[in-house]
RNA sequence: AGCAGAUUAGAGCAGACGGUUAGCUCGCAGGCCUCAUAAGCCUGAGGUCACAGGUUCGAGUCCUGUAUCUGCAA
Numbered sequence: 001a002g003c004a005g006a007u008u009a010g011a012g013c014a015g016a017c018g019g020u021u022a023g024c025u026c027g028c029a030g031g032c033c034u035c036a037u038a039a040g041c042c043u044g045a046g047g048u049c050a051c052a053g054g055u056u057c058g059a060g061u062c063c064u065g066u067a068u069c070u071g072c073a074a
Stems, first nucleotide, its partner, number of pairs: 002072006010026004019057001028044005050066005
């Protein structure tokens, strides 16, 4: 070479049978509370859904190729 799995926010992960807004926990920023800190509460920023094509009215999801990582076999 071959086979299987993974890739979604700074980290860890969801996302049934394709459907209109892509979420959760932690972290980060601001505010409330407090004499103050922590805890708690509220709000916010942050995503080319690994990359490139294809199918479709519509793709994180289906198909093909590529890349990286993990495992199996040899």
Predicted 3D model of a 74-nucleotide RNA (transfer RNA) from Arcicella sp. GW458-12-2-14-TSB2. Its Rfam family is "tRNA". The family's RNA type in Rfam is transfer RNA. From the family's description: Transfer RNA (tRNA) molecules are approximately 80 nucleotides in length. The source organism's lineage runs through Bacteria, Pseudomonadati, Cytophagales, Flectobacillaceae and Arcicella.